Predicted 3D model of a 79-nucleotide RNA (c-di-GMP-I-GGC riboswitch aptamer) from Sulfurovum sp.
Lineage of the source: Bacteria > Pseudomonadati > Campylobacterales > Sulfurovaceae > Sulfurovum.

RNA sequence: AAUGAAAAAGCCAAACCCUGCUGAAAAGAGGGGACGGAAAGCCAUGGGUCUUUGAAAAGAGAUCGCCAGGUUGCCAUAC
Numbered sequence: 001a002a003u004g005a006a007a008a009a010g011c012c013a014a015a016c017c018c019u020g021c022u023g024a025a026a027a028g029a030g031g032g033g034a035c036g037g038a039a040a041g042c043c044a045u046g047g048g049u050c051u052u053u054g055a056a057a058a059g060a061g062a063u064c065g066c067c068a069g070g071u072u073g074c075c076a077u078a079c
Stems, first nucleotide, its partner, number of pairs: 002077003011037002016032004021028002035065001041071003045068003048063006
């Protein structure tokens, strides 16, 4: 530097449940939980989706566990 078939030391944690937690909402936070994940780490940059203001144009937000892109990194494999 390449690859992610098989695996998983370590890592993350969907649905669902709980909260006299935050938010107008989408959604987020904390606790439990585990369907899954080789970036399910990070960045809203492009598209998508969702919420919201608006007659519209357009704006404000949410989501990176929807896709693409950028960036950093673990393990394994073969060279």

The model forms 95% of the base pairs in the Rfam consensus.